RNA sequence: CCGCACUAGACGGGGAGUUAGCGGUGCCCUGCACUCGCAAUCCGCUACAGCGAGGUACAAUCCCUGUCCCAAGGCGUCUUACUGUGAGGUUCGGUCUUAACACGGAGUGUUGAUGGUCGGGUCCCGUGCAAUCGAAAGCCGUGAAUCAUGUCAGAUCUUGACGGAAGCAGCAUUAAGCGGAAUUUUCGGUGUGCCGCGGGGAAACCUGAAAGGAGCCACCGAUUGGGAGCCCACUUGGAGUCAGCCGUCGACGGACGGGUGUGCGG
Numbered sequence: 001c002c003g004c005a006c007u008a009g010a011c012g013g014g015g016a017g018u019u020a021g022c023g024g025u026g027c028c029c030u031g032c033a034c035u036c037g038c039a040a041u042c043c044g045c046u047a048c049a050g051c052g053a054g055g056u057a058c059a060a061u062c063c064c065u066g067u068c069c070c071a072a073g074g075c076g077u078c079u080u081a082c083u084g085u086g087a088g089g090u091u092c093g094g095u096c097u098u099a100a101c102a103c104g105g106a107g108u109g110u111u112g113a114u115g116g117u118c119g120g121g122u123c124c125c126g127u128g129c130a131a132u133c134g135a136a137a138g139c140c141g142u143g144a145a146u147c148a149u150g151u152c153a154g155a156u157c158u159u160g161a162c163g164g165a166a167g168c169a170g171c172a173u174u175a176a177g178c179g180g181a182a183u184u185u186u187c188g189g190u191g192u193g194c195c196g197c198g199g200g201g202a203a204a205c206c207u208g209a210a211a212g213g214a215g216c217c218a219c220c221g222a223u224u225g226g227g228a229g230c231c232c233a234c235u236u237g238g239a240g241u242c243a244g245c246c247g248u249c250g251a252c253g254g255a256c257g258g259g260u261g262u263g264c265g266g
Stems, first nucleotide, its partner, number of pairs: 001266006010056002012030004020046005034054005063259007073249004078244002081241003085237004091233001093232002095228006103221003107216002117209006123200006129193002131190007139180004148173004156165003
């Protein structure tokens, strides 16, 4: 150096998560890679860190390993933007409200503003009148078998007689009572009155008169101060999404290296 047989190791890798840690199942990426069983209420192991059963090829393109390039994807901090959500009530904000002012507009005013003076009214008390309601008096009608009045036929009583007495019915009248009319008078009441008189009137409003002679008002906007509220703006906490920088791990792919056996025969 060649041939044969075998062995170590190999027959996918990575990220997040989980875990004391490692690997696996599950998720994601890569992209195609022996089969079966186990496993999130997890499974197996312990730094040589899946276990068990089988199969294939093999000491090198293939096993182990170093450096570099490219780079899918994952993760983390930060920044920007956006979308929900919780809170605040700081503000010169929008919103609402209140007060001031009188800058602009509107209105009003020499057909006389504001203010002042005098008077009246609205208000209160008393009273008169009227209205209305009620009662009483008065008016009209009716109204008593007897116990109301007058007259009392007949009848009764009495008398010698004249006469006298009491008196029913009838007639007339009337009391209490009942009813009516609405004229008058008196008394009382009133959610009554474009009514009269007297008195009182703090404030406000309305109104009249005379004097006087230029402002008045605060409706809208502006400005300023106070307040309310939390819908928006704003501030702040936390969540999510997109993008970016940085960091970290890094599959696939590529470049250059290093390392690793045993037996027999020639």